A computed fold for a 159-nucleotide RNA from Marinithermofilum abyssi, annotated as glmS glucosamine-6-phosphate activated ribozyme aptamer. The sequence was found by an Rfam model in a public genome assembly. Its Rfam family is "glmS glucosamine-6-phosphate activated ribozyme aptamer". Rfam's curators write: This entry contains a glucosamine-6-phosphate activated ribozyme that is found in the mRNA for GlmS. GlmS is an enzyme that uses fructose-6-phosphate and glutamine to generate glucosamine-6-phosphate. It is annotated as a riboswitch. Lineage of the source: Bacteria > Bacilli > Caryophanales > Thermoactinomycetaceae > Marinithermofilum.
[in-house]
RNA sequence: ACGGUUGGAAAAGCGCCAGGACUGCGGUGGGGCCGCAGUUGACGAGGUGGAGGUUUAUCGAGGAUUCGGCGGAUACCUCCCGGCUCGCAUCGGAGCCGAGGAGCCGGGGCACAAAGGGACGGGGUGACCCGUUCUACAAAAGCUUCGGCACGAUGCAUC
Numbered sequence: 001a002c003g004g005u006u007g008g009a010a011a012a013g014c015g016c017c018a019g020g021a022c023u024g025c026g027g028u029g030g031g032g033c034c035g036c037a038g039u040u041g042a043c044g045a046g047g048u049g050g051a052g053g054u055u056u057a058u059c060g061a062g063g064a065u066u067c068g069g070c071g072g073a074u075a076c077c078u079c080c081c082g083g084c085u086c087g088c089a090u091c092g093g094a095g096c097c098g099a100g101g102a103g104c105c106g107g108g109g110c111a112c113a114a115a116g117g118g119a120c121g122g123g124g125u126g127a128c129c130c131g132u133u134c135u136a137c138a139a140a141a142g143c144u145u146c147g148g149c150a151c152g153a154u155g156c157a158u159c
Stems, first nucleotide, its partner, number of pairs: 014071004019067001020040008043060003049080005081098006087156006103149008116135008
């Protein structure tokens, strides 16, 4: 210096592989049978206050074994903390938000992806894997606009 092994870290649409599918080598007269070694096994968007609970945890792309399964998880529910809105204050209530934030319903508009496709290149005997560059297409959340709907008591403000 290079290679390998083990442990740890990192990673959260994330990880994993005992079935399946597929590849190589060997065995076999031959075989989809056996052995060994491998490959594949979900494409991104979005998403975390705390505690507990729960499990096929939001959205679309694609049309493939993206089959099948395991684990995890920011989904969801309850409570708590802090906050936003309902003209303001207090009490109560409802809905919502978790910091680029904050009511519900409906209509219109805007914007956003990767796999994919084209070109080129790298690794592997192979299944297959990886990269550069050009290019296309979502939905939800979001932004914007229009309409509708949405508190009780007391006080205040306004008409």